The RNA shown here (FMN riboswitch aptamer (RFN element)) has 128 nucleotides and comes from an Actinomycetota bacterium. It was read from a public genome assembly, where an Rfam model found it. Its Rfam family is "FMN riboswitch aptamer (RFN element)". Rfam describes the family as follows. The RFN element is a highly conserved domain that is found frequently in the 5'-untranslated regions of prokaryotic mRNAs that encode for flavin mononucleotide (FMN) biosynthesis and transport proteins. Its mean pLDDT, the model's own confidence on a scale to 100, is 81. The organism belongs to Actinomycetota, within Bacteria.
RNA sequence: AGUUGUUAUCGGGGUCGAUGUAAUUUCGAACCGGCGGUUAAAGUCCGCGACCCGCACACAUCCAGUGGGCGGUUGACUCAGUGAAAUUCUGAGACCGACGGUUAAAGUCCGGAUGAGAGAUAACACCG
Numbered sequence: 001a002g003u004u005g006u007u008a009u010c011g012g013g014g015u016c017g018a019u020g021u022a023a024u025u026u027c028g029a030a031c032c033g034g035c036g037g038u039u040a041a042a043g044u045c046c047g048c049g050a051c052c053c054g055c056a057c058a059c060a061u062c063c064a065g066u067g068g069g070c071g072g073u074u075g076a077c078u079c080a081g082u083g084a085a086a087u088u089c090u091g092a093g094a095c096c097g098a099c100g101g102u103u104a105a106a107g108u109c110c111g112g113a114u115g116a117g118a119g120a121u122a123a124c125a126c127c128g
Base pairs, nucleotide, nucleotide: 002127004125005124006123007122008121009120010119015029016028017027018026030108031107032097033096034048035047036046037045043095044094052072053071054070055069057067058066059065077093078092079091080090081089099111100110101109
C1' cells in the first nucleotide's frame, strides 16, 4: 500500500407573477439536480440509494406492529464543435422527477423525516 472489523463525523436542492372564493398544485415565466463508476467533469450512459410492493424468518403480541435479510418495481437526450478519448466539456434545442396531504391538479408547499440511506472522510484494531 491492500484487506477486514469497530467507532465517530458528514451525507438533497429549488418561486415569482396572472386568473380565481380558493392554487408556491392551473396558466406564463423561472428555479433545482443524492452516491459510486465511466480514457475528461453526467439529473438523462452503467450501476446503487431513497419511495412503493412481495416472500420467508426473528422479535413482540389482546390487536396494531418492529427489525434485518432476500426478491420485485423504479423517470428522462439529441444535434453540432473540440479532442487520442466526452449521450459527461463547449454551443444550441429538448426531456424527467416516489408516496400521503391540500378550499384547486405539486420535482419546488406541508407530512412520514431530528427518519432511512447509497456512500464519503477520519481514528483505532486485526491479518500480512